This is a predicted structure of a 480-nucleotide part of an RNA (small-subunit ribosomal RNA, 3' major domain) from an uncultured prokaryote. The coordinates come from a structure-prediction model, not an experiment, and the mean pLDDT is 84. The full RNA is in RNAcentral, with records from ENA.
Context: one part of a larger RNA
RNA sequence: UGACGGGGGCCCGCACAAGCGGUGGAGCAUGUGGUUUAAUUCGACGCAACGCGCAGAACCUUACCAGCUCUUGACAUGGCGGUUGCGGAUCGGCGAGAACCGGUGCCAUCAGUUCGGCUGGGCCGUCACAGGUGCUGCAUGGCUGUCGUCAGCUCGUGUCGUGAGAUGUUGGGUUAAGUCCCGCAACGAGCGCAACCCCUGCCUCCAGUUGCCAUCGGGUUGGGCCGGGCACUCUGGAGGAACUGCCGGUGACAAGCCGGAGGAAGGUGGGGAUGACGUCAAGUCCUCAUGACCCUUACGGGCUGGGCUACACACGUGCUACAAUGGCGGUGACAGAGGGACGCGAAGGGGCAACCCGGGGCAAAUCUCCAAACACCGUCUCAGUUCGGAUUGCACUCUGCAACUCGAGUGCAUGAAGUCGGAAUCGCUAGUAAUCGCGGAUCAGCAUGCCGCGGUGAAUACGUUCCCGGGCCUUGUACA
Numbered sequence: 001u002g003a004c005g006g007g008g009g010c011c012c013g014c015a016c017a018a019g020c021g022g023u024g025g026a027g028c029a030u031g032u033g034g035u036u037u038a039a040u041u042c043g044a045c046g047c048a049a050c051g052c053g054c055a056g057a058a059c060c061u062u063a064c065c066a067g068c069u070c071u072u073g074a075c076a077u078g079g080c081g082g083u084u085g086c087g088g089a090u091c092g093g094c095g096a097g098a099a100c101c102g103g104u105g106c107c108a109u110c111a112g113u114u115c116g117g118c119u120g121g122g123c124c125g126u127c128a129c130a131g132g133u134g135c136u137g138c139a140u141g142g143c144u145g146u147c148g149u150c151a152g153c154u155c156g157u158g159u160c161g162u163g164a165g166a167u168g169u170u171g172g173g174u175u176a177a178g179u180c181c182c183g184c185a186a187c188g189a190g191c192g193c194a195a196c197c198c199c200u201g202c203c204u205c206c207a208g209u210u211g212c213c214a215u216c217g218g219g220u221u222g223g224g225c226c227g228g229g230c231a232c233u234c235u236g237g238a239g240g241a242a243c244u245g246c247c248g249g250u251g252a253c254a255a256g257c258c259g260g261a262g263g264a265a266g267g268u269g270g271g272g273a274u275g276a277c278g279u280c281a282a283g284u285c286c287u288c289a290u291g292a293c294c295c296u297u298a299c300g301g302g303c304u305g306g307g308c309u310a311c312a313c314a315c316g317u318g319c320u321a322c323a324a325u326g327g328c329g330g331u332g333a334c335a336g337a338g339g340g341a342c343g344c345g346a347a348g349g350g351g352c353a354a355c356c357c358g359g360g361g362c363a364a365a366u367c368u369c370c371a372a373a374c375a376c377c378g379u380c381u382c383a384g385u386u387c388g389g390a391u392u393g394c395a396c397u398c399u400g401c402a403a404c405u406c407g408a409g410u411g412c413a414u415g416a417a418g419u420c421g422g423a424a425u426c427g428c429u430a431g432u433a434a435u436c437g438c439g440g441a442u443c444a445g446c447a448u449g450c451c452g453c454g455g456u457g458a459a460u461a462c463g464u465u466c467c468c469g470g471g472c473c474u475u476g477u478a479c480a
Base pairs, nucleotide, nucleotide: 001480002479003477004476005475007474008473009472010471011470012469013468015464016463019428020427021426022425023424026320027319028318029317030316031315032314033313034311035310042053043052064306065305066304067303068302069301070300073129077128078127079126080125081124082123083122084121087107088106089104090103091102092101093100110120111119112118131295132294134293136291140289141288142284143283144282145280147278152191153190154189155188156187157186158167159166160165171182172181173180197272198271199270200269202240203239204238205237206236207235208234211230216227217226218225243266246260247259248258249257250256322421326380327379328378329377330376331375332374338369339368340367343362344361348357349356350355387418392413393412394411395410396409397408398407434456435455436454437453438452439451440450
């Protein structure tokens, strides 16, 4: 100087407390361990691995296994020799296929040229080489997680100390903040904080193929449907608006704090982006790049089939429930954000349904995908039930070359466990939790995951003794 303490002081954070909803029990989904296996590819392991890499494992993917098969190689550059347009379509043999062999006046038939297969291009042979998701993240770059959006981490000069170092950065107040004020052997400065950026909340202006009967006219069973118009809503561009600016109190006459007015908004308005010096030899050689090492008729390449989907078990994360604040049937209503041409697909029709037929319209504020919880009416009456839907049987639908291993969906039948969950444990402070549906990426098909979107919409916070993490000062130390 640090680190540590079941030392002290001060102070924060859904850290506790106060509340609301869960997990831990059940069934299923998914990841992991373990076990099994020819293989169940590999990585990730307290927080910070375990719905993680995977934003889509039937083939492909795919790295794994078995078998078949290739060796200048699926791909790149160059040298030498030989030969020659290249390419496509199609047929036959063999085969699981990859490949290999052969045929067809079926299509097409290169450019430059010194007219020499000379150059470029193709093929064969050969040589350099290619190739490796093989190893090392403890050789690395890059990227990322984490402490932590925590308020810290440092430097120059000066001063003090023999020196390590200290001071500044400590102290008194204050703040979300090393934020600001005051003081002070310090005076300044840098990286961080804040602000500058984006979205959202109010208003004005500009602009109107969305919106409006607001206003005028026409038409309709109805409907901005038509003419017409940008007033309003909205869209998207430019500006304004909030600064403790004003008033009162308090404070040290400061910084600030408390209350009030005005205001759409008040003391950082709400949300996002933004992550200091560093820590964990944290993670990644399987995104990529890369040193060293290793393989080179194989640890490289191609293919078929299988596996990654196994199942006595154990754990994590979720979904659905155990019902009446509910289930079922009927009727009626209201979003936002996105996507759409090998696409979204309307009207109408068929089917109990999945879905099919059909194709108006739409490269989309124009067409389309397109709501549910909710409200009203009816029924069920506390029961393993009209709760719950696992499991299984049969029959179908769709995608795709192909759904046996191993897809999703529909109908009928079957109806399991489950009556609110031990010890323990998680999230959340407001348009939040809870609850309800919708969209998107990936994607032929496949979502309870992920990333977004809106609808309905709470309870509670006395307080900081305690648990966890953190900041500052101080103290002890046989630790570094």
Rfam family: Bacterial small subunit ribosomal RNA. Rfam links the family to the GO terms ribosome and structural constituent of ribosome.